A computed fold for a 103-nucleotide RNA from a Clostridiaceae bacterium, annotated as Glycine riboswitch aptamer. Lineage of the source: Bacteria > Bacillati > Clostridia > Eubacteriales > Clostridiaceae.
[in-house]
RNA sequence: AUGAAGGCUACGGGAGAGACCCGUAAGGGAGCCGAAGAAGCAAGUCCAGGAGGUUGGAGUGAUCCUGGAUGAAUCUUUCAGGCAAAAAGACCGCAGCCGGACA
Numbered sequence: 001a002u003g004a005a006g007g008c009u010a011c012g013g014g015a016g017a018g019a020c021c022c023g024u025a026a027g028g029g030a031g032c033c034g035a036a037g038a039a040g041c042a043a044g045u046c047c048a049g050g051a052g053g054u055u056g057g058a059g060u061g062a063u064c065c066u067g068g069a070u071g072a073a074u075c076u077u078u079c080a081g082g083c084a085a086a087a088a089g090a091c092c093g094c095a096g097c098c099g100g101a102c103a
Stems, first nucleotide, its partner, number of pairs: 006098004011093003020029003031083003037079001038077003044070008
């Protein structure tokens, strides 16, 4: 299922930051932005070890401590990218296609 999630394409909307300085040029220099992409993490959850308690001795559950794994973004970093226009642009709207059950 009169088609979920997810993906692709077309159209529309879409922010921020110097048309910075030096130099004939090649090129060099400092400053800045976050919404392509990339990277990082909280709570929680899971696992392991330990503590305490109970017990004849243990185990289990709850609690506490330590470590590990997992774990989001429009948060953070500013690598990449960007700082007139153009291009790009997360995200949103809308249409089509793929997909085939979640949200």